[in-house]
SAM riboswitch aptamer (S box leader) from Epilithonimonas mollis, 108 nucleotides, folded computationally.
The sequence is in RNAcentral, with records from Ribocentre.
The model forms 97% of the base pairs in the Rfam consensus.
It matches the Rfam family "SAM riboswitch aptamer (S box leader)". Its family is annotated with regulation of gene expression in the Gene Ontology.
Taxonomically the source falls in Epilithonimonas (Bacteria, Pseudomonadati, Bacteroidota, Flavobacteriales).

RNA sequence: AUGUUAUCGAGAAAGGUGGAGAGAUUAGACUCUGUGAAACCUUGGCAACCCUUCGGAAACGAAGAAGGUGCUAAAUUCUAUCCCGAGGUUUUCGGGAAAAGAUAACCA
Numbered sequence: 001a002u003g004u005u006a007u008c009g010a011g012a013a014a015g016g017u018g019g020a021g022a023g024a025u026u027a028g029a030c031u032c033u034g035u036g037a038a039a040c041c042u043u044g045g046c047a048a049c050c051c052u053u054c055g056g057a058a059a060c061g062a063a064g065a066a067g068g069u070g071c072u073a074a075a076u077u078c079u080a081u082c083c084c085g086a087g088g089u090u091u092u093c094g095g096g097a098a099a100a101g102a103u104a105a106c107c108a
Stems, first nucleotide, its partner, number of pairs: 003106006013043005021032003026080004044072003049068002051064005076100001081097006
């Protein structure tokens, strides 16, 4: 890598280098961007998966943030496949599930 489990409508920015793209991929929509994109670096912050403490038989709950990750525009930006409902025959709207993806812990 692959796999298993959990989560994904909350939260959190400044500076430097850089110099045109970016929002995972394909298509469409929409959005961000020379009032400076991506990427890299520094400092800060958010969160609480691992972690620490306390309670508990356990499940789990409460508190914390030194360390390992992660994240720090918009719901994983939205839609795409299936099912249900409304509407109606061209579109559309709402809900659920799946797929894909991201992150963590674990396995080999």
Source information:
The coordinates come from a structure-prediction model, not an experiment, and the mean pLDDT is 83.